Predicted 3D model of an 83-nucleotide RNA (transfer RNA) from a bacterium. RNAcentral holds the sequence, with entries from ENA. It matches the Rfam family "tRNA". From the family's description: Transfer RNA (tRNA) molecules are approximately 80 nucleotides in length. The family's RNA type in Rfam is transfer RNA.
[in-house]
RNA sequence: GCCGGAGUGGCGGAAUGGUAGACGCGCUUGCCUCAAAAGCAAGUGUCCAAUAGGGCGUGAGGGUUCGAGUCCCUCUUCCGGCA
Numbered sequence: 001g002c003c004g005g006a007g008u009g010g011c012g013g014a015a016u017g018g019u020a021g022a023c024g025c026g027c028u029u030g031c032c033u034c035a036a037a038a039g040c041a042a043g044u045g046u047c048c049a050a051u052a053g054g055g056c057g058u059g060a061g062g063g064u065u066c067g068a069g070u071c072c073c074u075c076u077u078c079c080g081g082c083a
Stems, first nucleotide, its partner, number of pairs: 001082007010025003018066001026044006045056004059075005
């Protein structure tokens, strides 16, 4: 230099162009216990509001589309192959 694959919450990892984060782990709070472990229940991106609700968020930037994590282009990082 060329070809292919991958990048999604704190972590692993799903998602057919149609509610982004299912499911698992972790964490927080509560229940249980003398106490803990295990178990059970609820919560767990961010900003505004602080009740309801709204905006933003899938490596970065653009494009297509009513609608993009998904399709197209450029860039970037990592992995593999060829030279």